Annotation:
A computed fold for a 393-nucleotide RNA from uncultured Neomegalonema sp., annotated as Bacterial RNase P class A. Its Rfam family is "Bacterial RNase P class A". Rfam's curators write: Ribonuclease P (RNase P) is a ubiquitous endoribonuclease, found in archaea, bacteria and eukarya as well as chloroplasts and mitochondria. The family's RNA type in Rfam is ribozyme. Its mean pLDDT, the model's own confidence on a scale to 100, is 75.
RNA sequence: UCGGAAGGCCGGAUGAUCGCGGCCCGGUAUUCUUUUCGAAGGAUAACGGGUCGAGGAAAGUCCGGGCUCCAUGAAGGCACGGUGCCGGGUAACGCCCGGCGGGGCGGCGCAAGCCGCUUCAGGGACAGCGCCACAGAGAGUAAACCGCUCCGCUUGCGGAGUAAGGGUGAAAGGGUGCGGUAAGAGCGCACCGCUCGCGCGGCAACGCGGGAGGCACGGCAAGCCCCACCGGGAGCAAGAUCGAAUAGGGAUGACUGUGCCUCGGCACAGGGCGGCCUCCAGCCCGUCAUCCGGGUAGAUUGCUAGAAGGAGCGGGCAACCGUUUCUCCAGAGGAAUGAUCGUCCAGACGCUUCGGCGUCAGACAGAACCCGGCUUACAGGCCUUCCGACACC
Repeated sequence: UCGGAAGGCCGGAUGAUCGCGGCCCGGUAUUCUUUUCGAAGGAUAACGGGUCGAGGAAAGUCCGGGCUCCAUGAAGGCACGGUGCCGGGUAACGCCCGGCGGGGCGGCGCAAGCCGCUUCAGGGACAGCGCCACAGAGAGUAAACCGCUCCGCUUGCGGAGUAAGGGUGAAAGGGUGCGGUAAGAGCGCACCGCUCGCGCGGCAACGCGGGAGGCACGGCAAGCCCCACCGGGAGCAAGAUCGAAUAGGGAUGACUGUGCCUCGGCACAGGGCGGCCUCCAGCCCGUCAUCCGGGUAGAUUGCUAGAAGGAGCGGGCAACCGUUUCUCCAGAGGAAUGAUCGUCCAGACGCUUCGGCGUCAGACAGAACCCGGCUUACAGGCCUUCCGACACC
């Protein structure tokens, strides 16, 4: 210098012009309310000024919470769902950190072993049920197809023994070696593995050492299941306050026609309803005005100062925690955060006299109550550690 791996960080900068959204201030205009008639307060509109204006993932909505409403005596049980080595972190988690164990890869070493990276749906298969395709003789409490050994005879068959060898399979009834045997076999022995105790170390997972037992106990829990722990439901379209027109509900009041008259009253007459008629009783009905209450549209709120961010110091291997100090960083309605140009920054391509020049183009993407994670997308750049190649000393 180039290439690669892991981890962390950034993810165009700046200026001008035009434009968009929130909030604040100013005068102007319109309008409403109050008024001591001087004015004061509020709302809206355009204008001027100030200030703020997306992300590391705002995304997927997968997991965990805050907040809100609904349901609900406590506790326990059942069902359902989830999680599953150990310790720690955290508001919490299926997340993160550290460790243990198994698998894989690499390095060192004669070897035993040690170190590094990576990965695990990493509780339980002597509680029970179920399953183990195909192939294979046999797939689980039990296996003889070939082979091997012995015996028999009818000499290529039968019987017995045998799990050492071959074959099948993902898996074949502990492994290697020595002995042993007719051939074999934990049949015996040593080592490794397994099971059950013991001692030591560790908070623990677990590790180390030693003893007993020839081994009785194949695999699958990502089939049911068992054990331990956790879990009410719906979500800002949650919820709260105010509330128009129209329609509908309730309360109160008024009403129409004719005649008379002393002009203020009096008298008479309403409509509909049972299969029909008469009488009596009952029920229902219209219009207008005022008031009340529910709810819709709509308005306001919830709404952004928070498990918040930056820096310093301290604790911890780390995740993270404590403390001091500083900062305020969108909160809008289906929803603004943009466009053009100049300079710079990196990038790709082309030309080159190696000084540069020209062209193209700037990743993924877009807040909608908020927060912690995970996952997914992402041009390019920077930093740290490690590995390799080349060059130089």